[in-house]
A computed fold for a 377-nucleotide RNA from a Xanthobacteraceae bacterium, annotated as Bacterial RNase P class A. It was read from a public genome assembly, where an Rfam model found it. Taxonomically the source falls in Xanthobacteraceae (Bacteria, Pseudomonadati, Pseudomonadota, Alphaproteobacteria). The coordinates come from a structure-prediction model, not an experiment, and the mean pLDDT is 77. It matches the Rfam family "Bacterial RNase P class A". By type it is a ribozyme.

């Protein structure tokens, strides 16, 4: 210097004049002050808190969500540390990472043959024909073989020596797998050793089976308050139990089903059709808040101390102009430091209860770790 590749940050600032929203304060017509849209406010994909509603504890089924290990956090399917496995020369990136001896099923076409899965070319012995230059060619049949060839995404473990008629884990080293010890490590797991020729392809974002979680809707939740009308009219279903003088018994309803316990048992439900109301207030910003320190942790984060208050509109304010300043573009000068002119909300995009995450856009920039190639001293 050129490529990577990981992470953070800006994406504007003062000034003046005008005009807008909230909350304070005063002399209340109206003045003065503070403060006023993100990094994603965006999608609504996850998880809360909050509210209300579901009768409630407990167990089981159903839906359904996740899937090494540990840990962090309100809590997630998030985040952070490892472990296994994949790609990369390397930073580093990437996994929907339990289980295929508990079951079913699927694996097109190609191939002989795709899982209790095989003989298409071949290779070997025989045994018969035909020929022969007597080294052999060919063609049937029998029997053995899966090591070459080919077909496929994958074909009865690799590779290599040995043996065999020829082959084959058929024997042997080494790696593979299978068990089982032992050492490390909280764990997932690695690491040594032994002891087996060795049975088991490969899909569970296939049905399935293990573990573990989970009640429903949602600020258009939900309460107040005022003021109105016709406490309406029709049609359907289901109830309006039972014994006892009584206390109380048994019986239905109520959650998908048992159990335990509570509430009802003179109305509830659905459908139409008609009248009224559509208006103020609260819910609405002091939080699982921010910064700035310091202590624990590899980190995610969590603890002390200190400090700030940083939109609350309510059909929706948070703007215009001008002027400078900074970042950065263009053109033009200069050996060079640099000077001049011009642009300059020109990306993406705008709070609506509130927070933690994921995702997915983004002109233009600026920074810092790392790896790698080339040069130089």
């Nucleotide at each position: 210097u050129c490529a990577g590749u990981c992470g953070g940050c800006c994406g504007g600032g003062c000034a003046g004049c005008c005009g807008c929203g909230u909350c304070g304060c005063u002399u209340u017509a109206a003045g003065c002050g503070u403060c006023g849209a993100g990094g994603a406010a965006a999608g609504u994909c996850c998880g809360g808190g909050c509210u209300c509603c579901a009768c409630g504890g407990a167990g089981a089924a159903g839906c359904g969500g996740u899937g090494c290990c540990g840990g962090a956090u309100a809590a997630c399917g998030u985040c952070c540390g490892g472990c296994g496995g994949g790609g990369g020369c390397g930073a580093c990136c990437c996994c929907a990472g339990g289980g295929a001896a508990a079951g079913u099923g699927c694996c097109a076409c190609a191939g002989a043959g795709a899982a209790c899965a095989a003989a298409c070319c071949g290779c070997c012995u025989u045994c018969g024909a035909u020929u022969u230059u007597c080294g052999g060619a060919c063609c049937g049949g029998a029997g053995g073989u899966a090591a070459g060839g080919g077909u496929g995404a994958a074909a009865a473990g690799g590779u290599g020596c040995g043996g065999u008629a020829a082959g084959a884990g058929c024997g042997c080293a080494c790696c593979g797998c299978g068990c089982c010890g032992c050492u490390g490590g909280c764990a997932a797991c690695a690491g040594c050793g032994g002891c087996g020729g060795c049975a088991c392809g490969g899909c569970a974002a296939a049905c399935c089976c293990c573990a573990c979680c989970g009640g429903g809707a949602g600020c258009a939740a939900a309460g107040c308050c005022a003021a109105a009308u016709a406490g309406g009219g029709a049609u359907g279903a289901c109830g309006c139990g039972g014994c006892g003088c009584g206390a109380g018994c048994c019986g239905g309803u109520u959650c998908u089903c048992u159990c335990c316990g509570g509430a009802c048992c003179a109305g509830u439900c659905a459908u139409c059709c008609g009248g009224g109301u559509u208006g103020g207030c609260u819910g609405c910003u002091u939080g699982a808040g921010g910064c700035g320190u310091u202590c624990g942790g590899c980190a995610a984060c969590g603890g002390g101390c200190g400090u700030c208050c940083c939109a609350g509109a309510g059909g929706a304010a948070u703007g215009g102009c001008u002027g400078c300043c900074g970042c950065g573009c263009g053109g033009g000068g200069g050996c060079g430091a640099c000077c001049c002119c011009g642009c300059c909300u020109u990306a993406c995009a705008g709070a609506a209860c509130c927070c933690g995450g994921c995702u997915u856009a983004c002109a233009g920039g600026c920074c810092g770790g790392c790896u790698g190639a080339u040069g130089a001293c």